[in-house]
RNA sequence: AUGGGCGUAGCACAGUGGUAGUGCAGCGGUCUCCAAAGCCGCCCGCGGAGGUUCGAUUCCUCCCGCCUGUG
Numbered sequence: 001a002u003g004g005g006c007g008u009a010g011c012a013c014a015g016u017g018g019u020a021g022u023g024c025a026g027c028g029g030u031c032u033c034c035a036a037a038g039c040c041g042c043c044c045g046c047g048g049a050g051g052u053u054c055g056a057u058u059c060c061u062c063c064c065g066c067c068u069g070u071g
Stems, first nucleotide, its partner, number of pairs: 001070007010024004018054001026042005047063005
């Protein structure tokens, strides 16, 4: 320099046009003599900017960051 992949919650990941989810973590409650475990609830998010569309996390373009192939 150029090709490909990835970027979603504090962490690990799903979701690929029509309400953004799961597990763990955190907080509160319940239980217990206390704690742990269990159970119930809460909290928090689509890398940035444009475009397409009635509607974009999803499709397109550019940029940024990470990983990787080629030279």
The RNA shown here (transfer RNA) has 71 nucleotides. Its Rfam family is "tRNA". It is annotated as a transfer RNA. The prediction has a mean pLDDT of 81.